[in-house]
RNA sequence: CGAGGGGGCGAGGGGACCGCUGGUGGCCUCGCGCCACGAGAGGAAAGUCCGAGCUCCACAGGGCAGGCUGCCGGGCAACACCCGGUCGGGGCGACCCGGAGGAAAGUGCAACAGAGAGCAGACCGCCGGCCUUCGGGCCGGCAAGGGUGAAAGGGUGCGGUAAGAGCGCACCGGCGUCCCCGGCGACGGGGGCGGCCAGGCAAACCCCAGCCGGAGCAAGACCAAGUAGGGGAGCGCUCGAGGACGGCCCGUCCGAUGCUCCCGGGUAGGUCGCUCGAGCCCGCUGGUGACGGCGGGCCUAGAGGAAUGGUCUCCACCGCGGCACCGGGCGACCGGCCCGCGGCACAGAACUCGGCUUACCGCCGCCUCGGACC
RNA sequence: GGGCAGGUAGCUCAGUCGGUAGAGCAGCGGAUUGAAAAUCCGCGUGUCGGGGGUUCAAUUCCCUCUCUGCCCACCA
Numbered sequence: 001c002g003a004g005g006g007g008g009c010g011a012g013g014g015g016a017c018c019g020c021u022g023g024u025g026g027c028c029u030c031g032c033g034c035c036a037c038g039a040g041a042g043g044a045a046a047g048u049c050c051g052a053g054c055u056c057c058a059c060a061g062g063g064c065a066g067g068c069u070g071c072c073g074g075g076c077a078a079c080a081c082c083c084g085g086u087c088g089g090g091g092c093g094a095c096c097c098g099g100a101g102g103a104a105a106g107u108g109c110a111a112c113a114g115a116g117a118g119c120a121g122a123c124c125g126c127c128g129g130c131c132u133u134c135g136g137g138c139c140g141g142c143a144a145g146g147g148u149g150a151a152a153g154g155g156u157g158c159g160g161u162a163a164g165a166g167c168g169c170a171c172c173g174g175c176g177u178c179c180c181c182g183g184c185g186a187c188g189g190g191g192g193c194g195g196c197c198a199g200g201c202a203a204a205c206c207c208c209a210g211c212c213g214g215a216g217c218a219a220g221a222c223c224a225a226g227u228a229g230g231g232g233a234g235c236g237c238u239c240g241a242g243g244a245c246g247g248c249c250c251g252u253c254c255g256a257u258g259c260u261c262c263c264g265g266g267u268a269g270g271u272c273g274c275u276c277g278a279g280c281c282c283g284c285u286g287g288u289g290a291c292g293g294c295g296g297g298c299c300u301a302g303a304g305g306a307a308u309g310g311u312c313u314c315c316a317c318c319g320c321g322g323c324a325c326c327g328g329g330c331g332a333c334c335g336g337c338c339c340g341c342g343g344c345a346c347a348g349a350a351c352u353c354g355g356c357u358u359a360c361c362g363c364c365g366c367c368u369c370g371g372a373c374c
Numbered sequence: 375g376g377g378c379a380g381g382u383a384g385c386u387c388a389g390u391c392g393g394u395a396g397a398g399c400a401g402c403g404g405a406u407u408g409a410a411a412a413u414c415c416g417c418g419u420g421u422c423g424g425g426g427g428u429u430c431a432a433u434u435c436c437c438u439c440u441c442u443g444c445c446c447a448c449c450a
Stems, first nucleotide, its partner, number of pairs: 001370005007364004012315007020040002023037005028031001042346001046357002049355005054216004061250004066212005071085005086100001087098004101207002106205002108201002123146002125142007154172006173197001175194008220272004230263006242254002265449003279298008317343006325336004375446007384399004393430001401417005423439005
């Protein structure tokens, strides 16, 4: 210098003027009026993909069905998240990726091609016998080689044979089983025995293990205003409709001016929920780490069609153009200073957290590979 | 804000134990006609909304992004 890997940080700053939305205080001609003070978006506020808090459904019980998760250990309120490891895969490497239980429990799937696709098979081929019009044909044996395919039932070598073949043997790979060592464990290392070899798909049904009741702040609670407290259909009133916002059954409890659906009428008002919370910052400390413990400090939007903005100026950063001056270089030129113009992403809280995913601008260390020079 | 459904030919829609995608209308060509309509014969048209993964193979199974549509207030 080029190419790449991984991590951290920021999300421009200051001033003047004019506004916007809440809060607190004050003033009066009490309007939601004026004045003062103080506060006012994010790393993703987004997608709503997971997990919770909170609220209501009487309790949130059992079974079936259904859904989700799926190597091991740990973290956390919890998770499909995070951390550390194991194994597998990719990369020369830094490093990255993994929905990674079971296919010898069962059912099923594999188009086309191919002779044969699931306790498989013989097209070409190889070998033996017979026949021959010498091209080959028929019968039998074989699965080494060729061919088809995503996939063809271990690999190499020696023996063996008419030709061959785990047919026999040795080594290697893999499988099952038993034992020893290390590890909490996934697993790793080693040894013995066995049979010659067991294919793929479970993001197909399924099996195994674990978890899950439903709905969502338009949940829900209270107040006020107003209307026709209306009409129709169905079910039910102790042999019970319905209440489980859910598919079924059981248990238990509630249950009658009752419940469900449709048509119609009225109001588009206020208060709470609503922001102090698994909260943020700093220090010490345990832990490889996620994270935990202790101490101190802080209060940081809570609006409800929805505020958090605009103009001007200075500085900072980036890009382009200009060139008097300064520095470097033999030089083309490079850097600095100065001037002008332009740019400064993605994006906007709506009950609240913890994650994931997606969108996106800039800066700074660290690490790897390659090239050149010292 | 919250909850759901869908995207397949120009248009409206089919497509289930995953095996290479169709129907109707429209369009194009031909026949018929003096010409047209109707009729008859034939034909094509597809990134299956985009990307990634699982699988030998994906419209179909899984993840993610995007677009479109629907529903949800209170009172008696």
This is a predicted complex of two RNAs, RNase P RNA and transfer RNA, with 450 nucleotides together. Its mean pLDDT, the model's own confidence on a scale to 100, is 80. Rfam match: Bacterial RNase P class A. Its family is annotated with ribonuclease P activity, dimeric ribonuclease P complex and tRNA processing in the Gene Ontology. Rfam classes the family as a ribozyme.